Notes: The RNA shown here (c-di-GMP-I riboswitch aptamer) has 94 nucleotides and comes from Candidatus Aegiribacteria sp. It matches the Rfam family "c-di-GMP-I riboswitch aptamer". Rfam describes the family as follows. GEMM was predicted in a large-scale screen for bacterial structured RNA regulatory elements.
RNA sequence: AGCACCGUCAUGCAAACCGGGGGAGACUCCGGGACGCAAAGCCACGGGUCCCAGACGCUUCAGGGGAAAGCGGAAGGACAGCCGGGUUACCGUU
Numbered sequence: 001a002g003c004a005c006c007g008u009c010a011u012g013c014a015a016a017c018c019g020g021g022g023g024a025g026a027c028u029c030c031g032g033g034a035c036g037c038a039a040a041g042c043c044a045c046g047g048g049u050c051c052c053a054g055a056c057g058c059u060u061c062a063g064g065g066g067a068a069a070g071c072g073g074a075a076g077g078a079c080a081g082c083c084g085g086g087u088u089a090c091c092g093u094u
Stems, first nucleotide, its partner, number of pairs: 004094001006092002011038003017032006035081001041087003045084003048079004056072005
């Protein structure tokens, strides 16, 4: 110096929940807070889950149209703390 293993120390992250901001929403950002995590660092590449305001389709109402409400999900979006993959890295130990 490289590869692999482990987690006693250093060090780091921070679920639920609470306060505030953003968003239609999934969710996210800041502060508090710790359920956990040795990549719970980063990247939506594959699978998966979730959202869907506006557009579109369908349903209800209605003589017809429009409006409204409900449903669907294609575009699009969210999740890296769902799994796989890629990539970078700290401390100690063997």